This is a predicted structure of a 172-nucleotide RNA (glmS glucosamine-6-phosphate activated ribozyme aptamer) from a Coriobacteriia bacterium.
The coordinates come from a structure-prediction model, not an experiment, and the mean pLDDT is 79.
RNA sequence: CUGCAUCAUGAAGCGCCAGGACUGGCGGUCGGCUACGCGAGUGGCUGCCAGUCGACGAGGAGAGAGCUUAUCGAAGCAUUCGGCGGAUGGCUCUCCGGCUCAACCGGGGUCGUGACGGCACCGACAAAACCCGCGGGCGACUGCGGGCACAAAGCGGUGUCGCACCGGUUUC
Numbered sequence: 001c002u003g004c005a006u007c008a009u010g011a012a013g014c015g016c017c018a019g020g021a022c023u024g025g026c027g028g029u030c031g032g033c034u035a036c037g038c039g040a041g042u043g044g045c046u047g048c049c050a051g052u053c054g055a056c057g058a059g060g061a062g063a064g065a066g067c068u069u070a071u072c073g074a075a076g077c078a079u080u081c082g083g084c085g086g087a088u089g090g091c092u093c094u095c096c097g098g099c100u101c102a103a104c105c106g107g108g109g110u111c112g113u114g115a116c117g118g119c120a121c122c123g124a125c126a127a128a129a130c131c132c133g134c135g136g137g138c139g140a141c142u143g144c145g146g147g148c149a150c151a152a153a154g155c156g157g158u159g160u161c162g163c164a165c166c167g168g169u170u171u172c
Stems, first nucleotide, its partner, number of pairs: 014085004019081001020053012056073003062095007096112005102170006116162008130147007
């Protein structure tokens, strides 16, 4: 120095890069310009090496298993292309838990600790972008501070519709 194994740490709209785009260096090749020619400068294509980019936030977790291209908008009209991994999403099943007949037990239904659902209206909430500024890199590009806004889902409120069950026991 490299490989393998193990452990620890960090991140969860998170991580990564074999494609691609782009930058720098060293070459190859072709063209244009000047020209007799060389040289120099420049451009296209291309090889190798070293790099850069590769999604802006909001929301999201009872436990396990299986399946699944895992919610929402912002910017932009684009490489936010293309892909890999992961993942708190969704569906089904089991368990646990809340609610549901006055209570308890069993079952059913519905939901997930903020623990009924549908629809309509109202309400608060973001970062990037943009502007100003300070840094790093030859460069592609990148780190940070300040200012100004603007979403949707979900959430909260109101209204409305649906649901609010069955058996046993006890009490009134």